[in-house]
Molecule: Bacterial RNase P class A
Organism: Pirellulaceae bacterium
RNA sequence: GAAGUCGACCAGGCGAUCGCUGGUUCGCAAGAGCGAGAGGAAAGUCCGGGCUCCACAGGACAGGGUGGUCGGUAACACCGACCGGCCGUAAGGCUCGGGAAAGUGCAACAGAAAGUAAACCGCCGCGUUCGUGCGAGCCCCCGUCAAUGGAAUUGCGCGGGCGCGGUAAGGGUGAAACGGUGCGGUAAGAGCGCACCAGCAGGGGUGGCGACACUCUUGGCUAGGCAAACCCCACCCGGAGCAAGGUCAAGCAGCAGGCAGCGCGGCGCGCAAGCGUCGCCGUGGGUCGGUCCGGCCCGCUAUUGACCUGCGGGUAGACUGCUAAAGGCGGCGAGCAAUCGUCGUCGUAGAGAAAUGAUCGCCACCGCUGGCUUCCGCCAGCGGGACAAAACCCGGCUUAUCGGUCGACUUCGGGG
Numbered sequence: 001g002a003a004g005u006c007g008a009c010c011a012g013g014c015g016a017u018c019g020c021u022g023g024u025u026c027g028c029a030a031g032a033g034c035g036a037g038a039g040g041a042a043a044g045u046c047c048g049g050g051c052u053c054c055a056c057a058g059g060a061c062a063g064g065g066u067g068g069u070c071g072g073u074a075a076c077a078c079c080g081a082c083c084g085g086c087c088g089u090a091a092g093g094c095u096c097g098g099g100a101a102a103g104u105g106c107a108a109c110a111g112a113a114a115g116u117a118a119a120c121c122g123c124c125g126c127g128u129u130c131g132u133g134c135g136a137g138c139c140c141c142c143g144u145c146a147a148u149g150g151a152a153u154u155g156c157g158c159g160g161g162c163g164c165g166g167u168a169a170g171g172g173u174g175a176a177a178c179g180g181u182g183c184g185g186u187a188a189g190a191g192c193g194c195a196c197c198a199g200c201a202g203g204g205g206u207g208g209c210g211a212c213a214c215u216c217u218u219g220g221c222u223a224g225g226c227a228a229a230c231c232c233c234a235c236c237c238g239g240a241g242c243a244a245g246g247u248c249a250a251g252c253a254g255c256a257g258g259c260a261g262c263g264c265g266g267c268g269c270g271c272a273a274g275c276g277u278c279g280c281c282g283u284g285g286g287u288c289g290g291u292c293c294g295g296c297c298c299g300c301u302a303u304u305g306a307c308c309u310g311c312g313g314g315u316a317g318a319c320u321g322c323u324a325a326a327g328g329c330g331g332c333g334a335g336c337a338a339u340c341g342u343c344g345u346c347g348u349a350g351a352g353a354a355a356u357g358a359u360c361g362c363c364a365c366c367g368c369u370g371g372c373u374u375c376c377g378c379c380a381g382c383g384g385g386a387c388a389a390a391a392c393c394c395g396g397c398u399u400a401u402c403g404g405u406c407g408a409c410u411u412c413g414g415g416g
Base pairs, nucleotide, nucleotide: 001412002411003410004409005408006407007406008405009404010403012363013362014361015360016359017358018357020037021036023034024033025032026031039387043398044397046396047395048394049393050392051241052240053239054238063237064236065235066234067233068082069081070080071079072078083097084096085094086093087092098232099231103230104229105226106225120171121170122167123166124165125164126163127162128161129160130159131158132157133156134155135154136153138150139149179197180196181195182194183193184192198222200219201218202217203216204215205214206213207212245320246319247318248317254311255310256309257308258307259305261281263280264279265278266277267276268275269274282300283299284298285297286296287295288294327346328345329344330343331342332341333340334339365384366383367382368381369380370379371378372377
């Protein structure tokens, strides 16, 4: 310098104007002032927990989930470290991880055969048949100046067809075909035998908390794949959710109870009906009082009604739950780490289907075009800034995301 790997972080800044939603102060109100107001994923709602209500003796079945080991945690399907497998030259990565020598099942296409393997081609043996070469024997012919051949036999071969059987070495098919190499062996072959190697199972040793690693020995020679197919094994799981739940409580409906002043007398006004006022009696409520009597205060002159009073449940509505929480940041300590402990410090939306926005200017960033410049770069113009938005809270995972910053590491090339 180039190409990469992993991790952490930012999610433009300042100002002006116009708005939006809570809080608080002032104000009768209208309104005004002050202060606060989204995220790294607030998202998907996929896991796990807190909280709340309901259910619940215990056990089992059903159903669901998880699945290497050891740790972390409130818990997890999350995280860390390690183990094994696969990928990558490497840094590293992987929605890989109990059991397929318990059982059932599945495997497109191709292929003979997809699992107690299988015989399409090939190879080998036997039988049969056809053809053919050589030989033997037989028949026929000639008779050394000569002479044509035949076929029902047989032996050894070769080639083709058919049948029966052996064979998994070789070919071919496939994602996958029942260990690999060599020697022996065989009719041909084959773990059929042997040597070495690989793998598996049983037993032992060493190291490790463990998964596991290394190693010795024995064995049969070899057992294929899929469990995100059923299934088996081990472990875990009660249900519903802030529209949970709690408090107060209009209206309507329901239930219970109540309705005693058209009284009597005096005075005043009025033609009268009647009205006002005072006293007496009655009655309802309150109060003093342990109770009765009694005192004091306030009512009672006419609508049994759309009346009055009370009661419980409870709708609308209001308040609460509500945001201080497994909180953020920093230091120190323990630990490889996840994480934990301790000390200090900070105040940070809680609203109702729901506010957190828009425009302009300057600066910063990125891209394009043009100009200047030896280069670094500078100037001007235009354009761009994502994904997405709280709704009880928290821990994760997954997915989306314009651009940018920093750190650690790997490989290759060059220079000293």